Bacterial RNase P class A from Temperatibacter sp., 379 nucleotides, folded computationally.
RNAcentral holds the sequence, with entries from ENA.
RNA sequence: GCAGAUGGCUGGAUGGCCGCCGCUUGCGCAAGCAGGGGGAGGAAAGUCCGGGCUCCAUGGAAACACGGUGCUGGUUAAUGGCCAGCGGGGGCGACCCCAGGGAAAGUGCCACAGAAAACGACACCGCCGAACUCGCGGGGGCGACUCCGCGGGUGGUAAGGGUGAAAAGGUGCGGUAAGAGCGCACCGCCGUCGUGGUGACACGGCGGGACAGGGAAAACCCCACGCGGAGCAAGACCGAAUAGGGGGGCGCCUGAGGCCGGCCCGGCCGAUGCCCCCGGGUUGGUUGCUGGACCCCGUGGGCAACCACGGGGCUAGAGGAAUGAUCGCCGCCCGCCUCACGGCGGGGACAGAAUCCGGCUUACAGGCCCGCUCUGCGA
Numbered sequence: 001g002c003a004g005a006u007g008g009c010u011g012g013a014u015g016g017c018c019g020c021c022g023c024u025u026g027c028g029c030a031a032g033c034a035g036g037g038g039g040a041g042g043a044a045a046g047u048c049c050g051g052g053c054u055c056c057a058u059g060g061a062a063a064c065a066c067g068g069u070g071c072u073g074g075u076u077a078a079u080g081g082c083c084a085g086c087g088g089g090g091g092c093g094a095c096c097c098c099a100g101g102g103a104a105a106g107u108g109c110c111a112c113a114g115a116a117a118a119c120g121a122c123a124c125c126g127c128c129g130a131a132c133u134c135g136c137g138g139g140g141g142c143g144a145c146u147c148c149g150c151g152g153g154u155g156g157u158a159a160g161g162g163u164g165a166a167a168a169g170g171u172g173c174g175g176u177a178a179g180a181g182c183g184c185a186c187c188g189c190c191g192u193c194g195u196g197g198u199g200a201c202a203c204g205g206c207g208g209g210a211c212a213g214g215g216a217a218a219a220c221c222c223c224a225c226g227c228g229g230a231g232c233a234a235g236a237c238c239g240a241a242u243a244g245g246g247g248g249g250c251g252c253c254u255g256a257g258g259c260c261g262g263c264c265c266g267g268c269c270g271a272u273g274c275c276c277c278c279g280g281g282u283u284g285g286u287u288g289c290u291g292g293a294c295c296c297c298g299u300g301g302g303c304a305a306c307c308a309c310g311g312g313g314c315u316a317g318a319g320g321a322a323u324g325a326u327c328g329c330c331g332c333c334c335g336c337c338u339c340a341c342g343g344c345g346g347g348g349a350c351a352g353a354a355u356c357c358g359g360c361u362u363a364c365a366g367g368c369c370c371g372c373u374c375u376g377c378g379a
Base pairs, nucleotide, nucleotide: 001377002376003375004374005373007369008368009367010366012330014328015327016326018324020039021038023036024035025034026033027032041350045361046360048359049358050357051356052355053231054230055229056228066226067225069224070223071085072084073083074082075081086100087098088097089096090095101222102221106220107219109215110214124161125160126157127156128155131154132153133152134151135150136149137148138147139146140145169187170186171185172184173183174182188211189208190207191206192205193204194203195202196201235287236286237285238284245278246277247276248275249274250273257269258268259267260266294313295312296311297310298309299308300307301306332347333346334345335344336343337342
C1' cells in the first nucleotide's frame, strides 16, 4: 500500500423571544401573579425472553396443555441472556457459523429425474463369457462326437458411466471370467477396556468384515427439563350526584310526603309513592409513581461473564398524555467564488418515556478511540 476480520464510545453547543408539564419560595381570601430550579433515548421501538411489585387462586406432590428450553462447566435475583470451553462445519489466516437429545420405540414422507429412494434392494448403458443352451462359419473324426471363432439367450457382476440434494462404507493392494469386505492394510463404524479431564470429550489398547443402522425430528412423535393465572386499565383510598338492587319503617285518598312559607294556619300538587340503612357498578379525584438487583471512579479476586470492599453521585413523572417552536452566534460536513484571509448557499440520521429493572432483536447521517486491535499478501 492492497484485501479482509473484529471491539468499544459518541449521537452538536450557547443565548434571546413566545409557549407546555411537574417541584419549590414569596405574595394573595381565592382565582392567580412573581422569582428560582428540573423536564426523553441508545435504542424510550418490537413487546421476543427473564424478574421485582400487585391482585386472584392454591394442602403437598405429580400430571395435562404449552414451550425453536435441549453439548459441558460457570455467572446472575432470574433467563432461552452472558462468559469460558467441547463437538461439527467454513476460511490460507485473523475469525465466523450451529433449533447441538433420540431416525437402533412407532406412524408417515423423500417432488422431478432415475433400473432402484430403503427387508442391505435393484440393473438403463456398460463389463464378463467361468457354467448351461441355440444359431452360423471353419477344422478334426468312418461315426458318436469334439476343437476354434463370431453372434444371441439364460446367467454372473456392481468396479466404470448415467439420474438425483442424497445410490447401500472410503482409499489402495491382492484376487477374479469380470467383479465384489471376497481377502488384507489404513481410515471410518460398532463393542469393550484403560488413561487424562469437574464435565462435554480427547487419546490409546483389544475384539468385530455374520460392517449391522441412507436422509429428514424446521412431519407427527418419544425422552429430559421448565411452568398456577392475570397484569399498573394490576391494586388501594375518597366524597358527591344519578339510575338501579337488597333490608327495614310509614302511607295507599279518613292521605305518607313535596312546593309556597321563619313557624302555625292556609293554598296547590300528590299514590307500583316517601324516608332511613346496607353493599356494589359507571364516571371523577388521590395513590401506586419513580432512589433502584441504580450509576461513576479506585483497589482486590477471577482467563472472562461477574463478584467483594472503599469513595462519590442522582435532576422527567405526563395521564386524550408536557418535554415545543422560532431567531442569532459558534462548531461539523458538502458545493461554488477567492492567490489567500474570507464570503455565499445547502445539509445534519434513527427516533418520542407511560409501573420498574436485567437482556435479546431491529433502525441509525456523521464523528472518535496513536490511523482501536488483529490477519493475509506485496514492498

Record summary
Rfam family: Bacterial RNase P class A. Rfam describes the family as follows. Ribonuclease P (RNase P) is a ubiquitous endoribonuclease, found in archaea, bacteria and eukarya as well as chloroplasts and mitochondria. Rfam classes the family as a ribozyme. Rfam links the family to the GO terms tRNA processing, ribonuclease P activity and dimeric ribonuclease P complex. Taxonomically the source falls in Temperatibacter (Bacteria, Pseudomonadota, Alphaproteobacteria, Kordiimonadales). Model confidence (mean pLDDT): 76 of 100. A source record names the gene rnpB.